Predicted 3D model of a 265-nucleotide part of an RNA (large-subunit ribosomal RNA, domain VI) from a metagenome.

Context: one part of a larger RNA
RNA sequence: CGUAGGAUAUUUGAGAGGAGCUGUCCUUAGUACGAGAGGACCGGGAUGGACGAACCUCUGGUGUAUCUGUUGUACUACCAAGUGCAUAGCAGAGUAGCCGAGUUCGGACGGGAUAAACGCUGAAGGCAUCUAAGCGUGAAGCCCCCCUCAAGAUGAGAUAUCCCUAACGUUAAGUUAAUAAGACCCCUUGAAGACCACGAGGUUGAUAGGUCACGGGUGGAAGUACGGUAACGUAUGUAGCUGAGUGAUACUAAUAGGUCGAAGA
Numbered sequence: 001c002g003u004a005g006g007a008u009a010u011u012u013g014a015g016a017g018g019a020g021c022u023g024u025c026c027u028u029a030g031u032a033c034g035a036g037a038g039g040a041c042c043g044g045g046a047u048g049g050a051c052g053a054a055c056c057u058c059u060g061g062u063g064u065a066u067c068u069g070u071u072g073u074a075c076u077a078c079c080a081a082g083u084g085c086a087u088a089g090c091a092g093a094g095u096a097g098c099c100g101a102g103u104u105c106g107g108a109c110g111g112g113a114u115a116a117a118c119g120c121u122g123a124a125g126g127c128a129u130c131u132a133a134g135c136g137u138g139a140a141g142c143c144c145c146c147c148u149c150a151a152g153a154u155g156a157g158a159u160a161u162c163c164c165u166a167a168c169g170u171u172a173a174g175u176u177a178a179u180a181a182g183a184c185c186c187c188u189u190g191a192a193g194a195c196c197a198c199g200a201g202g203u204u205g206a207u208a209g210g211u212c213a214c215g216g217g218u219g220g221a222a223g224u225a226c227g228g229u230a231a232c233g234u235a236u237g238u239a240g241c242u243g244a245g246u247g248a249u250a251c252u253a254a255u256a257g258g259u260c261g262a263a264g265a
Stems, first nucleotide, its partner, number of pairs: 001152001005163007015149004021049007033038001051106005059100004066093005071086006110144003117137004164264001165177004182260004186202005207253003210249005216242003223236005
C1' cells in the first nucleotide's frame, strides 16, 4: 500500500515445513516342522539404544553486584574493624536464571490408493490363461491421520462484537474539517528482545524499584564478657550478612499531555 467504511477479537485451511529409526528379552512354544541336531510364521507383552521436543522437582555444571576463609600491599592517625589493587588476587560453598550428564514426553493406532507379488471371474483362441473388459489381497514406501506455520491464498476467505457528524457542492460525485470505536507517541517494565517487534501495566494502579514478612545461600558478625602468657577459644546467638525467588504494601516512579483515526463505488 492492497484486501470497496473504520476497528477489536476469534478462526477456516489452499499451500509449506517437521516427524517417520531400531535392538534385545518374555510368552505363544521347545509347539508347527524335522530321523535328529535344531527350531519358527502369526499374535500378545516388557525393556533398551540413537534421534527429537519441552522443562529444572531430583541429580549435577555455571553462577565476575551472595556468604565465608586467607596472602601481599596502600589507605581510613593508631588498636580493632574495614575499603581499593593484585586473573574474580587466591581458595571453599552457592539462590534465581541458563544448561545436561538430569526429568518428562514423542515415533503410535487407524484409513485410502498402490509396487513387486498372489488371486477371482474371463475371452480373443469351444481348452487353458491374474487381463484384453471387470473385481480383489498386498509394503518401513505414496496420500491422509500426528506437530508447527499459514488469507499478499491479489482466488486477499469466514464468524462475533464495537463505532455512525458537520460545512461546501445540485439532496450527487467529490472536497474540507473535527471526532467515534480504536490505536499510537510518551512513561514503568518482562521468564519478550540486537533495534524494531511481542507481552504485562500506567493512580479506577501491584508494572518496576524500595520497604516488610517468608524461602533459599553462607556458616556463627561486630561489640562486650569470660578463659588462656599468647596465638586463640567459649558465651551472648542456628548469629550476622544476603543478586535475581514467593507474598504483601502505593513509600518512589508510571504525572501531565500530544498525535492519528470512518461517514462507506
The full RNA is in RNAcentral, with records from SILVA.